[in-house]
Context: one part of a larger RNA
Molecule: small-subunit ribosomal RNA, central domain
Organism: Capsicum chinense
Parts: sequence; structure tokens; C1' cells
RNA sequence: UUGGGCGUAAAGUGUCUGUAGGUGACUUUUUAAGUUCACCAUCAGAUCCCAGGGCUAAAGCCUAGACAGGUGGUAGAAACUACCAACUUGGAGUACGGUAGGGGCAUAGGGAAUUUUUGGUGGAGCAGUGAAAUGCAUAGAGCUUUAAAAGAACACCAACAGCUAAAGCACUCUGCUGGGCCGACAUUGACACUGAGAUACAAAAGCUAUGGGAGCGAAUGGGAUUAAAUACCCUAAUAAUCCUAGCUAUAAAUGAUGGAUACUAGGUGUUGUGUGUAUUGACCUAUGAAAUUCUAUAGAUAAUGCAUUAAGUAUCUCGCCUGGGCAGUACAUUUCCAAGAAUGAAACUC
Repeated sequence: UUGGGCGUAAAGUGUCUGUAGGUGACUUUUUAAGUUCACCAUCAGAUCCCAGGGCUAAAGCCUAGACAGGUGGUAGAAACUACCAACUUGGAGUACGGUAGGGGCAUAGGGAAUUUUUGGUGGAGCAGUGAAAUGCAUAGAGCUUUAAAAGAACACCAACAGCUAAAGCACUCUGCUGGGCCGACAUUGACACUGAGAUACAAAAGCUAUGGGAGCGAAUGGGAUUAAAUACCCUAAUAAUCCUAGCUAUAAAUGAUGGAUACUAGGUGUUGUGUGUAUUGACCUAUGAAAUUCUAUAGAUAAUGCAUUAAGUAUCUCGCCUGGGCAGUACAUUUCCAAGAAUGAAACUC
């Protein structure tokens, strides 16, 4: 609860697509459902309001009336919404010409490092720490060098740079493929915005099954530290981390800021692109639309901070909030292989 809000105080669904619904550009016509005007009928009485009367006054009582409004009917109006029929091009698509990109999927290739193995050399330590010890090593370690194997990740470039709806995306080449931006103006002619339910995607961890397993490393063993040490430190090391095929559906999934449209001083960079100027050309210089940083006026804000990428001024639409704890718990339902997830209280207490 006809009210006020949602960056940080409670509150924006993790993100997209999209059904119902809600909302919707310009011009003309039709109808008259909404709307509006007039009249009629009706809405018992009492009550409320108000004028008068009368109980000594008041309350109460009696008589008369009205405002505002509801429902139905009749006859009009046609601005707005809606309906009917056409039109327009500015919103939105499609086609055309360019263009940037770690956007996605798949194949192939690459070098550095690490670890392990093999051979040579060599001969006593190595490793580790605050200090040590566990550990490795004369059955030859570590160091150095030759050869081989394996798995994972891609230094520099690298940027407040780029791309994607978000999650996210970076060694290199190739193939397939999605979206964006700019230009010109051809074409369709409102085809649009949002979006309850719903579909799809969705880090890490976790689960099922097959591989793989270098490094790292929950759990765990051992060594230290300590009063203790189920830790921090050290030494080992399983799951996991990787691949493929399925689940799971959550994150401080953050810009802690839902989406769309329009308007409202500037300044400074960066990215891709167009035009004018300049030029042999590239720079330079001015400027348009798109994206992205920083700064700042008006404005709004509790302040911090925001400020044309708004948290300003407005409209449309969805989601959400209503003192703290109990509690994202219980119960119940749905879902899942499980772990869990989604929906989601109350008693009591301050």
C1' cells in the first nucleotide's frame, strides 16, 4: 500500500531471446466502445450536510431540501484513446560498398621452461629455513653435458587498449561461422519497446563415465613452532586442476547502478570509421556519427560521489524493498545421481 524508494542505508533477477500482457511515430477517413454534453428513470427509510420548527436550552425529536456520485435508457459531439480503410518516412528491418577485433567452433604447427629417463664427466654433499629437522645422496645425488619422453601453460608485444548478451576471450597458421561500426542512400512501410510464465547460455568448486596426470596441490603422513598447534613454515603427497560426453545452476555472477527512447555547458585523451583542408603520398589541421577513459558547470544527492556512458529532466515497461535477530532456517512443494538448488514463514526476542 491512491504513498515512498532500490550505486554505498532494506531493495536491479547472472545474462540473452521471446509468449501472454502493458505501452507505442506521422497524415486523412469511418464507427462511436472508452470519453464528454443534455434529458428521463432509479438508487426504501434512517444516518451525514443544510434551512426551518418545536421540547425553558443542549443532546435527542419533527418537516422540507441539496451537493457529490452509481446503474440503466434516449438523443447529440468527435478533440483524445480505441476500431475501420488508406498514406508518409524520421523509429525498426532488409539489400549494397567498406572496415576493426584475445567473438565462437575445429584442424595443424611452434619455442622457452619444468619434471622424468638414458649415456658421458665428476666425487660429497644437496635441498630447505628465522634457525632447524624430516627428505634426497658413495647402490654415485646435486652441478654440467648428449639424446629422448610427457603433460600443462603461452614471456616480451600488453595499453584507464580490443571483442562478446553475460559468464568470458591472448603463442602461430588455416578452414567454417555469429555479431558490431561507418558510408551511400536503394527497398519494406511502424514491422517498435518492455516482458509474468518459458527456452537457451552461464566462472570456480562438485558429481557420473572414459582417457590423461608434468607442475601445482584440498585431504592425509612426517618434520618444526608452541603451554597446546587438528594452523601459519618445511618435506612428501591423493582427489582436483587437463581432454571427451553428460549433470549441477550457484558467486562480492559488481558498474554492488534492469532495459528502451528523447532532451540538457564545456574541456582532454584513446579505438575503429567517414568528410573537408593540406600533400606526389603519409603526417598536420577542422569536423560528423559509433565505442571507451579522465576532468568539470547546471541539476539532483544525507554525504561520498554522479554529471550527454547520469545517480540530471521526463515517458513506457519488468524485477525487487518495507526495523534487527530468529533465517535464507523450519515445514511443504518442485528439481537433482548425490552434494545441493529454487520457492520460503512463524513463535519468541530486542